[in-house]
Context: one part of a larger RNA
């Protein structure tokens, strides 16, 4: 802008595009057909595996830049103790939720229809035989087409279904139709605002007091390994107990505590 008013949710897809499209092995048919034996099948069924591919984090692992602990030097809070700073942008070490990951964990590769290739036919002349071809007619590939997953109506042949919205006023002009201009300003959209498993920035989702969108609060769940401070024991280093203790970043629940305030702004006249 365009789908002949203008929205809003859903949808159709033999309009059209992508995307998959794989391979071994071991068993059963079967020690069979076959072959003197050695050896060793065709068809037809199972099953496992590797490869490539999509989703996800239950589990098994990684990362997790400050989530918890522990360490060593120094400097500091006036001193003990307890804690803070810096050690090449994590000093260093052991762990680690969420998130994102793979080595982890599910699924996939197909079946099946159709039409064919090479090739094997059926019937069958020309050519009294013969011949798969000339008229007819059939089987027949990982291919080729539907099926199977995904985009998808600018598919301009622009589809399709629900459902909402708008029939007003005033001024001028005029062939009562219709034009021009001004008010109204619908449904619905956007700006701006909390904000996201969605993101470069756009966009696209949730949300916005009739609210759980985000922060905080408050419970659990995870992590970390039993905080400080008291008390007991020991001469002391310590060690026992209070105390599965403290703290604690992303999750899970609830909760209006803070903050989504108040507003702007676009959209038209029943439709060539």
């Nucleotide at each position: 802008c365009g789908u002949u008013g203008g929205a809003u949710u859903c949808u159709u897809g033999a309009a059209g595009g992508g995307g998959a499209g794989c391979u071994g092995u071991u068993c059963c048919u079967a020690g069979u057909a076959c072959g003197a034996g050695a050896g060793g099948a065709c068809c037809g069924g199972a099953a496992c595996a590797g490869g490539c591919g999509c989703a996800c984090c239950u589990c098994c692992g990684g990362u997790g830049u400050a989530c918890c602990a522990g360490c060593u030097a120094u400097c500091u809070u006036g001193c003990c103790a307890a804690g803070g700073g810096u050690a090449a942008a994590g000093g260093c070490u052991g762990g680690g939720u969420a998130g994102c990951c793979g080595u982890g964990u599910g699924c996939g590769u197909a079946a099946g229809g159709g039409a064919u290739a090479a090739g094997c036919g059926c019937u069958g002349a020309a050519g009294g035989c013969a011949u798969c071809u000339a008229a007819g007619u059939g089987c027949g590939a990982a291919g080729c087409u539907c099926g199977c997953c995904c985009c998808a109506a600018g598919a301009u042949u622009a589809g399709g279904a629900a459902u909402c919205c708008c029939u007003u006023c005033c001024c001028g002009g005029u062939u009562u139709a219709c034009c021009g201009g001004g008010a109204u300003g619908a449904a619905g959209g956007g700006c701006a605002c909390u904000u996201c498993g969605a993101g470069a920035c756009u966009a696209g989702g949730a949300g916005g007091u009739u609210g759980a969108u985000a922060g905080g609060g408050u419970g659990c769940a995870g992590g970390u390994g039993u905080a400080a401070g008291g008390c007991u024991c020991g001469u002391a280093a310590g060690a026992g107990u209070u105390u599965u203790a403290g703290c604690c970043g992303a999750g899970c629940a609830u909760u209006a505590c803070u903050a989504a305030u108040c507003g702007c702004c676009c959209g038209a006249u029943c439709g060539a």